The RNA shown here (c-di-GMP-I riboswitch aptamer) has 84 nucleotides and comes from a Gammaproteobacteria bacterium. The prediction has a mean pLDDT of 86. Taxonomically the source falls in Gammaproteobacteria (Bacteria, Pseudomonadati, Pseudomonadota). It was read from a public genome assembly, where an Rfam model found it.
[in-house]
RNA sequence: GCCCGCAAAAGGCAUACCCGUCGAAAGUCGGGGACGCAAAGCCACCGGUCUAAUGGUUCUUCCGACGAUAGCGGGGUUGCCCAA
Numbered sequence: 001g002c003c004c005g006c007a008a009a010a011g012g013c014a015u016a017c018c019c020g021u022c023g024a025a026a027g028u029c030g031g032g033g034a035c036g037c038a039a040a041g042c043c044a045c046c047g048g049u050c051u052a053a054u055g056g057u058u059c060u061u062c063c064g065a066c067g068a069u070a071g072c073g074g075g076g077u078u079g080c081c082c083a084a
Stems, first nucleotide, its partner, number of pairs: 005081001012037002017032004022027001035071001041077003045074003048069003055063002
């Protein structure tokens, strides 16, 4: 230095749920709270999933992402510590 992470230490993030916020919704953001996480830092590029307002369809049903998810997977990118 590269890989690895079953060692240690320092610190980090925060599921469900509750309160508030924004949103048509999915969900986001803030506070509380911890199921977990070695990238659970960041990026919707690829696949998946969720929502379906505007719109389309047709007649009350389906389609549909320009929305959402990075804690669904892949990829890109940056990064702390570092035993064997």